[in-house]
Context: one part of a larger RNA
Molecule: large-subunit ribosomal RNA, domain I
Organism: Syntrophorhabdaceae bacterium
RNA sequence: GGCGCACGGUGGAUGCCCUGGCGUCAGGAGGCGAUGAAGGACGUGGAAGGCUGCGAUAAGCUCCGGUGAGCCGCCUAACAGGCUUUGACCCGGAGAUUUCCGAAUGAGGAAACUCCCUGCGGCAAACCCGCAGGAUCCUGCACUGAAUACAUAGGUGCUUGAGGCCAACGAGGGGAACUGAAACAUCUAAGUACCCUCAGGAAUAUAAAGCAACCGCGAUUCCCCUAGUAGUGGCGAGCGAACGGGGAACAGCCUAAACCCGACUUAUGUCAAGCCCGCAAGCGUUGUAGGUCGGGGGUUGUGGGGUCUAUUUGGGCGAAUUUGCGGAUUCGCCGGGGAGUCAAAAACCGGUUUCGUAGUCGAAGCGACUGGAAAGUCGUUCCAUAGAGGGUGAUAGGCCUGUAGACGAAACGAAUCCGGCUCCCUGGGAUAGAAACCCAAGUACUGCGGGGCACGAGAAACCCCGCGGGAAUCCGGGAGGACCAUCUUCCAAGGCUAAAUACUACCUGACGACCGAUAGUGCACUAGUACCGUGAGGGAAAGGUGAAAAGAACCCCAGCGAGGGGAGUGAAAUAGAACCUGAAACCGUGUGCCU
Numbered sequence: 001g002g003c004g005c006a007c008g009g010u011g012g013a014u015g016c017c018c019u020g021g022c023g024u025c026a027g028g029a030g031g032c033g034a035u036g037a038a039g040g041a042c043g044u045g046g047a048a049g050g051c052u053g054c055g056a057u058a059a060g061c062u063c064c065g066g067u068g069a070g071c072c073g074c075c076u077a078a079c080a081g082g083c084u085u086u087g088a089c090c091c092g093g094a095g096a097u098u099u100c101c102g103a104a105u106g107a108g109g110a111a112a113c114u115c116c117c118u119g120c121g122g123c124a125a126a127c128c129c130g131c132a133g134g135a136u137c138c139u140g141c142a143c144u145g146a147a148u149a150c151a152u153a154g155g156u157g158c159u160u161g162a163g164g165c166c167a168a169c170g171a172g173g174g175g176a177a178c179u180g181a182a183a184c185a186u187c188u189a190a191g192u193a194c195c196c197u198c199a200g201g202a203a204u205a206u207a208a209a210g211c212a213a214c215c216g217c218g219a220u221u222c223c224c225c226u227a228g229u230a231g232u233g234g235c236g237a238g239c240g241a242a243c244g245g246g247g248a249a250c251a252g253c254c255u256a257a258a259c260c261c262g263a264c265u266u267a268u269g270u271c272a273a274g275c276c277c278g279c280a281a282g283c284g285u286u287g288u289a290g291g292u293c294g295g296g297g298g299u300u301g302u303g304g305g306g307u308c309u310a311u312u313u314g315g316g317c318g319a320a321u322u323u324g325c326g327g328a329u330u331c332g333c334c335g336g337g338g339a340g341u342c343a344a345a346a347a348c349c350g351g352u353u354u355c356g357u358a359g360u361c362g363a364a365g366c367g368a369c370u371g372g373a374a375a376g377u378c379g380u381u382c383c384a385u386a387g388a389g390g391g392u393g394a395u396a397g398g399c400c401u402g403u404a405g406a407c408g409a410a411a412c413g414a415a416u417c418c419g420g421c422u423c424c425c426u427g428g429g430a431u432a433g434a435a436a437c438c439c440a441a442g443u444a445c446u447g448c449g450g451g452g453c454a455c456g457a458g459a460a461a462c463c464c465c466g467c468g469g470g471a472a473u474c475c476g477g478g479a480g481g482a483c484c485a486u487c488u489u490c491c492a493a494g495g496c497u498a499a500a501u502a503c504u505a506c507c508u509g510a511c512g513a514c515c516g517a518u519a520g521u522g523c524a525c526u527a528g529u530a531c532c533g534u535g536a537g538g539g540a541a542a543g544g545u546g547a548a549a550a551g552a553a554c555c556c557c558a559g560c561g562a563g564g565g566g567a568g569u570g571a572a573a574u575a576g577a578a579c580c581u582g583a584a585a586c587c588g589u590g591u592g593c594c595u
Base pairs, nucleotide, nucleotide: 001594002593003592004591005590006589007588008587009586015580016544017543020515021514022512023511024510025509026508027507028506029504030503031165032164039101040100041099042055043054044053046079049075050074051073061095062094063093064092065091066090070083071082072081106115107114108113116134117133118132119131120130121129122128136162137161140158141157142156143155144154169200170198171197172196173195174194180187184234210217211216221248222247223246224245225244231239232238252496253495254494255440259296260295261294262293263292264291265290266289267288268287274283275282276327277326278325279324280323281322301474303439304438305437307434308433309432310431311430312429313428315334316333317332318331319330320329321328335426336425337424338423339422340421348420349419350418351417353415354414355413356412357411359407360406361405365380366379367378368377369376381398382397383387389401390400391399445469446468447467448466449465450464451463452462455481476491477490478489479488480487531538532537551579554566555565556564557563
């Protein structure tokens, strides 16, 4: 020196473990914010570094509930000092306080700072201190008020709302490229990514100018099929329906116009016209025409509505229409009927029931043995609407916590139902006829140019947009995939609408042939921390003594060390805090053999 064996050191693999993650499902909730949010800065403890909580009332204050013996949060033990059956601590509900920054909003600003104005209060005080107010835009109202007479713009004040944040889902406005086509340009990727605007708990869509096919259906949305079909396509790559069928869920309504009435306004108007009709009396800027606003009316496609005429039906009372009588019309009240907060109008209050936000009750075992420890083993026994799970010194139905099951709210919230309340109908309806008043206009349609439709200009309908042209009102108009006829079907150019559907930042519960510390979140731990970067941004490592600290009194070596040796604790200390197990590389000590 090599090989082997034994024993160590180092190292931290492996096994075991879980206060952490990941995924799925169900329910809840689906927003917070000028009453100042989200997120922060700085403070706040007897002593206080970090985390947590809180805000100059500062690990907290008040009230109401729950619980019931201890408590003054965690790392973190001790000390000092306190609280507590007159109910502390803790849990839940409601309230108070809530510095400064931040939309940040008096002005400024390099966030957490500086400075100003007005009013009120304190003070002897102009100082100083305290409190309140002072941003912009929008809505409405009032006052004021130019060029310019009325007016308008503008100004001032009050008032209503907005502003910012937030994971995904939604709607709209814009909108790529890589890629694929085995190159590439139409095409594809894809109306995707991304940007902007806006909203809701869902959003969008929605009550046929729809489909269909000579039979019929009857709003929208979503799912399964139809079907990778019909089509489309440098007929390449690819893209890709609908009709119809089956399901989920179901809900239908309101305006505009004609016509009537009223108010305001403009024009015009004295012989008049008009004042509901008939007769008599009377009034006469009352009238007529246009416009605006409001009320009634009306809402449809076997076309509907309005106007006029006729017939028919209808609870009562009162008032008005210049006066009286008769009729008619309009309005109000009572009575009767119906509906409603989720659309068709819209708030709020009281109560019932159920649920949520604390909680409560909850069956049944002992002995012996081994062991450090019994839940193990043996013996005997009990409960079970409970033998889910977790904990306890090893593996517990009967020890603890729970589980099955059964209960519970002063306060706040949610839903349901009832009542108040509000609204509608009765106050109109039906039938027949006449006449031809209305039925959404720079619209439909059309030429050119684009876009969307599965459909790339194609035979290219349909829907939408830009520029130009530009209808009709029911004897009207759109559609049925060029176009025409016939036929069928529907009624555009106004609006609202729950459910079935999408999503999960957040809360609760459950589950897993999901992970188990190089895994699983980047983070099981002071983690978006340390650290890096001017910045946008990037971004770690790091878990485990023991059942219990019983965390090693005392002695010895030593630098009043580090470390170690005894002693002691413990089942174990080769479990000693660099602490479970403790592999390998690597480094030793001893020994055997070889050289």